[in-house]
Annotation:
Predicted 3D model of a 91-nucleotide RNA (Glycine riboswitch aptamer) from Candidatus Amphirhobacter heronislandensis. The sequence was found by an Rfam model in a public genome assembly. Lineage of the source: Bacteria > Pseudomonadati > Gammaproteobacteria > Candidatus Tethybacterales > Candidatus Amphirhobacter. The coordinates come from a structure-prediction model, not an experiment, and the mean pLDDT is 78.

RNA sequence: GUCGAUCGUGCAGGAGACGGGCCGGUGGGACGGCCUGGCCGAAGGAGCAACUGCCUCGGAAACUCUCAGGCGAACGAACUGUGGGAUCUUG
Numbered sequence: 001g002u003c004g005a006u007c008g009u010g011c012a013g014g015a016g017a018c019g020g021g022c023c024g025g026u027g028g029g030a031c032g033g034c035c036u037g038g039c040c041g042a043a044g045g046a047g048c049a050a051c052u053g054c055c056u057c058g059g060a061a062a063c064u065c066u067c068a069g070g071c072g073a074a075c076g077a078a079c080u081g082u083g084g085g086a087u088c089u090u091g
Base pairs, nucleotide, nucleotide: 004088005087006086007085009083010082011081012080013079018037019036020035021034022033023032024031038071039070040069044067045065046064047063051058
């Protein structure tokens, strides 16, 4: 210094899903709190097929489950692109 891998990071993009009741507030609202049912999957988490081979094994996800999270905006958001950083490794 290069290829590759892993980790975290800046920027850009980034879906889905809500009603009702009560109270506060107000001219009316926005908004906030509580209750009650419902819903979403792409933070995180959990489960497993082929396969492996004997061992109470290993074994993936954008699949499944919804514990958690979310259902106005914002924040967040798997993932994609891109910039640079750290570590490891090959030559």